[in-house]
The RNA shown here (Guanidine-I riboswitch aptamer) has 97 nucleotides and comes from Gracilibacillus kekensis. It was read from a public genome assembly, where an Rfam model found it. Taxonomically the source falls in Gracilibacillus (Bacteria, Bacillati, Bacilli, Bacillaceae). Its Rfam family is "Guanidine-I riboswitch aptamer". On this family, see Barrick et al., Proc Natl Acad Sci U S A 2004: "New RNA motifs suggest an expanded scope for riboswitches in bacterial genetic control".
RNA sequence: AAAAAAGUUUUCUAGGGUUCCGCAACAGCAAGUUGGUCUGGUCCGAGAGAAAACUCACAGUAUUGCUGUGACACGGAGGGACAAAAGCCUGGGAGAA
Numbered sequence: 001a002a003a004a005a006a007g008u009u010u011u012c013u014a015g016g017g018u019u020c021c022g023c024a025a026c027a028g029c030a031a032g033u034u035g036g037u038c039u040g041g042u043c044c045g046a047g048a049g050a051a052a053a054c055u056c057a058c059a060g061u062a063u064u065g066c067u068g069u070g071a072c073a074c075g076g077a078g079g080g081a082c083a084a085a086a087g088c089c090u091g092g093g094a095g096a097a
Base pairs, nucleotide, nucleotide: 007054008053009052010051011050012049015044016043020041021040022038023035024034025033026032056070057069058068059067060066061065072092074095078090079089080088
């Protein structure tokens, strides 16, 4: 200084807020207003969390299938999206080591 499957998708979790529902307060015929400094359902959701499917590379086996391996991973600030926020995106980024 550079490269890498450090791949794609789905489900879920830690986490996250407040469109909708619920809840609470107000109002109350009804419609409604406010509150996420409301446990929650819907919702968002991990590169550095989990699982699965597919795919890729290599090795073994032996017939185009089966089996195995695929390590490691500290990290801002700022900005962006949806109603909003976030371990979401920027981003395995800047930086550190």